[in-house]
RNA sequence: AUUCGAUAAGAGCAAAGGUGGAGUAAUCCACCGGCGCAAAGCCACGGGCCUUUAUUUGAGGUAGCCGGGUUACCGAA
Numbered sequence: 001a002u003u004c005g006a007u008a009a010g011a012g013c014a015a016a017g018g019u020g021g022a023g024u025a026a027u028c029c030a031c032c033g034g035c036g037c038a039a040a041g042c043c044a045c046g047g048g049c050c051u052u053u054a055u056u057u058g059a060g061g062u063a064g065c066c067g068g069g070u071u072a073c074c075g076a077a
Stems, first nucleotide, its partner, number of pairs: 004075002012037002017032006035064001041070003045067003048062005
């Protein structure tokens, strides 16, 4: 350094739900909350799924659905 991931250490993120807001919607943002996560950091490139208008053209969402790309804390086996 790469791979790997422990009953290690110090950190981190934040499901469902609730309140408020944005949006036609999926969904997103903030606060409370904590199901879980070794990338549950980031990217919509591929596949899937969801929403919407049109009427089969588009647009949007999901990275905590999978794959891939990229960056990264620690250091047992």
Molecule: c-di-GMP-I riboswitch aptamer
Organism: Deltaproteobacteria bacterium